[in-house]
Molecule: Bacterial RNase P class A
Organism: Chitinophaga pinensis
RNA sequence: AGAGUAGUUGGUCUUGUCGCUCCGGCAACGGGGAGGAAAGUCCGGGCAACACAGAGCACCAGGCUUUGGAAAGCAAAGGUUGGGGUAACCUAACAGACAGUGCCACAGAAAAUUACCGCCUUUCGAGGUAAGGGUGAAAACGUGAGGUAAGAGCUCACGACCGUUGUUGGCAACAGCAGCGGGGGGUAAACCUCCUGGGUUGAAAGACCAUGUAUACCGGUGAAGCGCUGCUCGCGUGUUUCCGGGGGGUAGGUCGCUUAGAUAAAUGACAAGAGCCUUUGGCUUGCUAAAGGAACAGGACCCGGCUUAUAAGACUACUUCAAUU
Numbered sequence: 001a002g003a004g005u006a007g008u009u010g011g012u013c014u015u016g017u018c019g020c021u022c023c024g025g026c027a028a029c030g031g032g033g034a035g036g037a038a039a040g041u042c043c044g045g046g047c048a049a050c051a052c053a054g055a056g057c058a059c060c061a062g063g064c065u066u067u068g069g070a071a072a073g074c075a076a077a078g079g080u081u082g083g084g085g086u087a088a089c090c091u092a093a094c095a096g097a098c099a100g101u102g103c104c105a106c107a108g109a110a111a112a113u114u115a116c117c118g119c120c121u122u123u124c125g126a127g128g129u130a131a132g133g134g135u136g137a138a139a140a141c142g143u144g145a146g147g148u149a150a151g152a153g154c155u156c157a158c159g160a161c162c163g164u165u166g167u168u169g170g171c172a173a174c175a176g177c178a179g180c181g182g183g184g185g186g187u188a189a190a191c192c193u194c195c196u197g198g199g200u201u202g203a204a205a206g207a208c209c210a211u212g213u214a215u216a217c218c219g220g221u222g223a224a225g226c227g228c229u230g231c232u233c234g235c236g237u238g239u240u241u242c243c244g245g246g247g248g249g250u251a252g253g254u255c256g257c258u259u260a261g262a263u264a265a266a267u268g269a270c271a272a273g274a275g276c277c278u279u280u281g282g283c284u285u286g287c288u289a290a291a292g293g294a295a296c297a298g299g300a301c302c303c304g305g306c307u308u309a310u311a312a313g314a315c316u317a318c319u320u321c322a323a324u325u
Stems, first nucleotide, its partner, number of pairs: 002320008012274007020033005035296001039307002042305005047202004059198005064078005079094006095193002100191002102187003116133002118129004141159006161182009206255004215246001217245004225237004276293008
């Protein structure tokens, strides 16, 4: 130098003219005026209305460790297991299957106490056997030896896995070493169990002023009167004016709302210069000339996150080629 990995940065500035919007001002005029994501509206809060004694059930979400954080389906650093890469590194998953219940397509004898072929025994009724064959995503730990009627963790050695005790390192998850024990699988985004958290709706929330209006209908209560009665009580009826539901009707404004602050939404255009980048040319090799280029995007109550979009260029560390000098 080439090929890569991880991360960081960058996202223009100044002046003039003409505009736009908000505030102040009688006016002249003066002052404020988008982003790292303002975006998606996914998560957590503030705020608001409604609901709510307490506890429990149900439902939903999360689930390795430490630290940070108001909190989070957040961040940083780390752990274990799997996958990819020669490597730097990238990526997925993470409580419990010794509480219980269920499920495991097709194939296969059998998907969990399984025997089709094969092997062995046999009183020929049957029984034993997971070594071998075959099926499957998955078939009862692997290799060797012993053992047996034939076999088998049935026993033993070594190894793998799971659990556990001690010790060393680590704040911890966990790792190393030494010992002991174990042997019928998977699935919890199946029910379930354990732990933690969660009331619902969103600024079109909501508050105030104003505008508008006929109570159709339903339920409750029920004065006078009326009906039943000879009278009292009682019962029924009875309110366009009482209470609740439901329906009808309805200009707008202010606040919420902000040192950007609208209510359909302003932040722009042009010119000149500077800086940056690309291509080509020149030479004194870092200067100069010409031409060209500059992304994604754009507030609508406010914060903290996440996710997604983002041009040219610049920087740092590491890997590989890689043998060497």